[in-house]
This is a predicted structure of a 124-nucleotide RNA (SAM riboswitch aptamer (S box leader)) from Coralloluteibacterium stylophorae. The prediction has a mean pLDDT of 84. The model forms 93% of the base pairs in the Rfam consensus.

RNA sequence: AUUCCAUCGAGACCGGCUGAGGGACAGGCCCGAAGACGCCGGGGCAACCUCUGCGGUGGCGCAAGCCGCCGUACAAGGUGCCAAUUCCUGCGGGGACGCCGUGCCGUCCACCGGAAGAUGGGUC
Numbered sequence: 001a002u003u004c005c006a007u008c009g010a011g012a013c014c015g016g017c018u019g020a021g022g023g024a025c026a027g028g029c030c031c032g033a034a035g036a037c038g039c040c041g042g043g044g045c046a047a048c049c050u051c052u053g054c055g056g057u058g059g060c061g062c063a064a065g066c067c068g069c070c071g072u073a074c075a076a077g078g079u080g081c082c083a084a085u086u087c088c089u090g091c092g093g094g095g096a097c098g099c100c101g102u103g104c105c106g107u108c109c110a111c112c113g114g115a116a117g118a119u120g121g122g123u124c
Base pairs, nucleotide, nucleotide: 003122004121005120006119007118008117013042014041015040016039017038021031022030023029025090026089027088028087043082044081045080048078049077050076052073053072054071055070056069057068058067059066060065086116091113092112093111094109095108096107097106098105099103
């Protein structure tokens, strides 16, 4: 890098180095020389995958057992994460309200779906 699936309203910060941008993109709005972003060290959060324990259940088998699936617990291993909902909105629909304007209109919304992105697991 291909493609698929799941999740994204919760949670979790200190020290050192560095020195100007950073929050994917665009618009907004924020963070940032009282040092952000990044890197390193330590700490933590979470429970996606593996391990392990418990409960349930399906298939095969004469049986011993083997192969799965679901739930739950744990946190040893592999990732991930530790400003703001994925910071908000981008596209379509729904709803409420507004009006010199009645519109292919405007504003608003913890409404529904999608796109994009992120992370994990599978796949090529």